[in-house]
Molecule: Bacterial RNase P class A
Organism: Bryobacteraceae bacterium
């Protein structure tokens, strides 16, 4: 001082000028309604505030909230798995166990202890079915290719599972004993399962003159078993006010319309199939509303290893509805550049929130390893 893995944090700042959208508040419109009254409403114009992110984004999980649906049990069907906390919930995250992977230290080294970094989809294969490419004798309840040993005349027949051989995986290791050659056969020590004691909430570890020569590969992200959990749709969700037009229902109804204002004529629609008009319902356009104060954001302090909880003070921070968040122009920071001058990742809220995952120029801290150099 590089580099390379992991984790956090930020993701330019500051002013003018022009616009755009949300609140507020003034002032104007011979604007609308209304009793020309309060007041309501809409239009312009000023002023003052507020106006995109860490992922707004994928719609994978989990909730809030709405409607439907819904005695209770079962079955089916789907998620979910090691143990405790957290939490509104979660398949989220925090702690802790087992496991692999790498690194360092004690050691000549090896095995074995200890630390330390990073990972895990981590129930159940001593319930059942099922599958395991090639190669191999065999891929699992029954095997021998080579090979050892034994019996016979060649060649066959027993025996065996040490030792080679195949394989991603082949009936536990090392030793001694045993034997014709070998084996848990016998035995010691390790490994396994039980029993026991003992720490721990447990997961799980640690001991044992204890017991049993040893259950027999692996796969459950293969069906299946266990345990738990799970109604369905989604803000275009739904709630409320409501035209015109075309059905509905219920009253009136002999008359209703056209023809320049009246009257006469005349035309058209009717008086059973009801023209015409009144009323009441659904519901469509269209409008409010749901909509932004929230598991909120800041900041001190207390509990905890931490996730996260708990008091205390302060703050209001987008709410539109074919959809606003833009454009410049100065300085500043930053990064290439000698210098003039050039560059700015990924990305656009649509009821809201807690996760995860994807995407991310660059710039900062922190752990971890290696490499250089200097003392």
């Nucleotide at each position: 001082c590089c580099u390379g893995c992991c984790g956090g944090a930020c993701g330019g700042g500051c002013a003018g000028u022009c616009g755009c959208u949300c609140g507020c508040g003034g002032c104007c419109c011979u604007g609308g309604g209304g009793a020309u009254a309060a007041c309501c409403c809409g239009g312009g114009u000023c002023g003052c505030g507020g106006g995109a992110g860490g992922a707004a984004a994928g719609u994978c999980c989990g909730g809030u909230c709405u409607c439907c649906a819904u005695a209770g049990g079962g079955c089916a069907g789907c998620g979910u798995g090691c143990c405790g906390g957290c939490u509104a919930a979660c398949g989220g995250c925090c702690g802790g166990g087992g496991g692999g992977a790498c690194c360092c230290g004690c050691u000549c080294a090896a095995a074995g202890c200890g630390g330390g970094u990073u990972u895990u989809a981590c129930g159940g294969a001593a319930a059942g079915u099922g599958c395991c490419a090639c190669a191999g004798a065999a891929a699992a309840u029954g095997u021998a290719c080579c090979g050892c040993c034994c019996c016979c005349a060649a060649g066959g027949g027993g025996g065996u599972a040490a030792g080679g051989g195949u394989g991603a995986a082949a009936a536990g290791g090392u030793g001694c004993g045993g034997u014709a050659a070998g084996a848990g056969c016998g035995c010691a020590c390790c490994g396994c399962g039980g029993c026991u004691g003992g720490a721990g909430c447990a997961a799980u570890c640690c001991a044992g003159u204890c017991c049993g020569g040893c259950a027999g590969g692996g796969c459950a992200a293969a069906c299946c078993c266990c345990a738990c959990g799970c109604g369905g749709a989604g803000c275009a969700a739904g709630a409320c006010c409501a035209a015109a037009u075309a059905g509905g229902a219920g009253g009136g109804g002999a008359g209703g319309a056209g023809u320049u204002g009246c009257c006469c004529g005349c035309u058209c629609c009717g008086u059973u199939c009801g023209a015409c008009u009144c009323u009441c319902g659904g519901g469509u356009a269209g409008g409010u509303c749901g909509c932004u104060u929230g598991a909120g954001c800041c900041u001190g302090g207390c509990a905890g290893c931490a996730a996260u909880g708990c008091c205390g003070g302060g703050c209001c921070c987008a709410g539109a509805g074919g959809a606003a968040u833009g454009a410049u122009u100065g300085c500043c920071a930053c990064c290439c550049g000698c210098a003039a001058g050039g560059g700015g990742a990924c990305a656009g809220a649509a009821a809201c929130c807690g996760g995860c995952u994807u995407a991310u120029a660059g710039u900062c801290c922190g752990g971890c390893a290696g490499g250089c150099c200097u003392u």